[in-house]
RNA sequence: AAAUUUAGUUUUUCCCUCGUAUAAUAAUGGGGAUAUGGCCCAUGAGUCUCUACCCGGCAGCCGUAAAGUGCCGGACUAUGAGGGGAAGUAGUUUA
Numbered sequence: 001a002a003a004u005u006u007a008g009u010u011u012u013u014c015c016c017u018c019g020u021a022u023a024a025u026a027a028u029g030g031g032g033a034u035a036u037g038g039c040c041c042a043u044g045a046g047u048c049u050c051u052a053c054c055c056g057g058c059a060g061c062c063g064u065a066a067a068g069u070g071c072c073g074g075a076c077u078a079u080g081a082g083g084g085g086a087a088g089u090a091g092u093u094u095a
Stems, first nucleotide, its partner, number of pairs: 001094004006090002011087011022052001025045001027043005037062002046053001054074006
């Protein structure tokens, strides 16, 4: 220097699965739309918890008013466990 993939599960990093948290939830205030609509902003709550608190669909409801209802599917983040890959380290071999 190269090869090998033998070792440990020590170090770094990436991916996957699962557990816990939170129900991707509900509350308050302000504004906005109106059956071709049903949203936007802010605040605090919720987690031995940082962050997030949204998207889409279906059904129903509201006869034009100010209020929204139920269900289904889909994440991120924090932490723990397991598995896998890569790097690194050590070993071995060759030059």

The RNA shown here (Purine riboswitch aptamer) has 95 nucleotides and comes from uncultured Mesobacillus sp. Model confidence (mean pLDDT): 81 of 100. It matches the Rfam family "Purine riboswitch aptamer". On this family, see Mandal et al., Cell 2003: "Riboswitches Control Fundamental Biochemical Pathways in Bacillus subtilis and Other Bacteria". About the family: Riboswitches are metabolite binding domains within certain messenger RNAs that serve as precision sensors for their corresponding targets. Allosteric rearrangement of mRNA structure is mediated by ligand binding, and this results in modulation of gene expression. Its family is annotated with purine nucleobase biosynthetic process in the Gene Ontology.